Model confidence (mean pLDDT): 83 of 100.
A computed fold for a 94-nucleotide RNA from Halanaerobium kushneri, annotated as THF (Tetrahydrofolate) riboswitch aptamer.
Taxonomically the source falls in Halanaerobium (Bacteria, Bacillati, Halanaerobiales, Halanaerobiaceae).
The sequence is in RNAcentral, with records from Ribocentre.
It matches the Rfam family "THF (Tetrahydrofolate) riboswitch aptamer". Rfam's curators write: Tetrahydrofolate (THF) riboswitch was first reported for Ames et al. as an RNA motif in 5' untranslated (5'-UTR)regions of folate transport and biosynthesis genes in Firmicutes genomes. Rfam links the family to the GO term tetrahydrofolate metabolic process.
Of the family's consensus pairs, 89% are formed in the model.
[in-house]
RNA sequence: GAUAGAGUAGGCAGGAGGCGUAGAGUGUUCAGAGAUGGGACGUUGCUCUGAAACGAAAGCUUUUAGCUGCGGUCUCCCUGUCGCGUCCGCUGUC
Repeated sequence: GAUAGAGUAGGCAGGAGGCGUAGAGUGUUCAGAGAUGGGACGUUGCUCUGAAACGAAAGCUUUUAGCUGCGGUCUCCCUGUCGCGUCCGCUGUC
C1' cells in the first nucleotide's frame, strides 16, 4: 500500500414473569430531548416527554377474587437469524 474480516443501537422467532381488558399499552402525525460498532461526526433506525386524531374480545365460575382467552401489550434470559454512513483505529493475509 492492497485485500478480507470482527464489532452497535436495535428487528424477527422461542421461553419466563407481568400489565390492561371498568382500557392503558401498541400503532399513526407533529414538536423537543437522549443514547447509539473501539474513537469522532452523523442521517436513518431506536428510546423518552408533550400534544392531536384513531381505537379493541371477552367469557366462565365457587364472583370485588380465580381461571381461560384476547392485546399488531411491557420487561428479562438464552439460542438462531438480520444488522451503521464517512474518517480513523483493531485483526488476518499478500